[in-house]
Context: one part of a larger RNA
């Protein structure tokens, strides 16, 4: 840039891309058919299991550089006590939300059409024979759908609603984000829950300082379901999303 005024939402699928799944084992069928017997079935029917492969974090495991709490050596604020700095970029150590993840869950059915090698049915040319020459049939993990992703640049540029110079709709700017390298994408922009705070809850950690009680003391213990707490829910317009 076209798609023949410009736009938003929401389709149709020509047509492309995909290990779509793979195997094994176990039970029924049946100790049956078959075998003299030892032995043992096709066909079909259920259930488990492995590998592979796409998703997701609800449960389980990892990790979570400061969430929580423990302690060692040393500074330091004020002596006790309490807290803070540094010990290789968490000084170690036990735990650990959210996210991310796997070792973790969840799926990956059945089927239909034309076939191929191969079997058929009818039937002649050629009074027979012959699956062919007119006819008509079955038949594979494979082929075409079924299933998942993309798809009108499909120049054959498709269809449907809705809006628009009485300004549709974009684009700068801002506040984010399960989007992210930067673009782009998503969402929000006072007619507002985008995001920070703050409330309450979840969830972590594990009983906080001060204070009283017991003990000579280390310490324990009651106040107390304590205290502190990143990312989660949920409310709230108290900050910031200006005007244009």
């Nucleotide at each position: 840039c076209g798609u023949u005024a410009g736009a938003g939402u929401a389709u149709u699928g020509a047509g492309a891309a995909g290990a779509a799944g793979c195997u094994c084992c176990u039970u029924c069928u049946a100790g049956u058919a078959c075998g003299a017997g030892a032995g043992g079935a096709u066909c079909g029917a259920a259930g488990a299991a492995g590998c592979c492969g796409a998703g997701u974090c609800c449960a389980u495991g990892g990790u979570a550089u400061a969430c929580c709490a423990g302690u060692u050596a040393u500074c330091a604020u004020u002596c006790c006590a309490a807290u803070g700095g540094u010990a290789a970029a968490c000084g170690c150590u036990g735990g650990g939300u959210a996210g991310c993840u796997a070792c973790a869950c969840u799926c990956g059915u059945c089927g239909u059409g034309a076939u191929a090698a191969c079997c058929g049915c009818u039937g002649a040319c050629a009074g027979c024979a012959u699956a062919u020459a007119a006819g008509u049939g079955g038949g594979a993990a494979g082929c075409a759908c079924u299933c998942u992703u993309c798809a009108a640049g499909a120049u054959g540029a498709g269809u449907a609603c809705u809006c628009u110079c009485c300004g549709a709709g974009g684009c700068c700017g801002c506040a984010a984000g399960a989007a992210g390298a930067u673009a782009a994408c998503u969402u929000g922009u006072u007619u507002g829950a985008u995001a920070g705070g703050u409330a309450u809850c979840a969830g972590g950690u594990c009983g906080a300082a001060g204070g009283g009680u017991u003990g000579u003391a280390a310490a324990a213990u009651c106040u107390g379901u304590a205290g502190c707490c990143g990312a989660g829910a949920u409310a709230u317009a108290c900050u910031a999303a200006a005007g244009g």
This is a predicted structure of a 244-nucleotide part of an RNA (large-subunit ribosomal RNA, domain VI) from a metagenome.
The full RNA is in RNAcentral, with records from SILVA.
Its mean pLDDT, the model's own confidence on a scale to 100, is 85.
Rfam family: Bacterial large subunit ribosomal RNA. Gene Ontology terms of the family: structural constituent of ribosome and ribosome.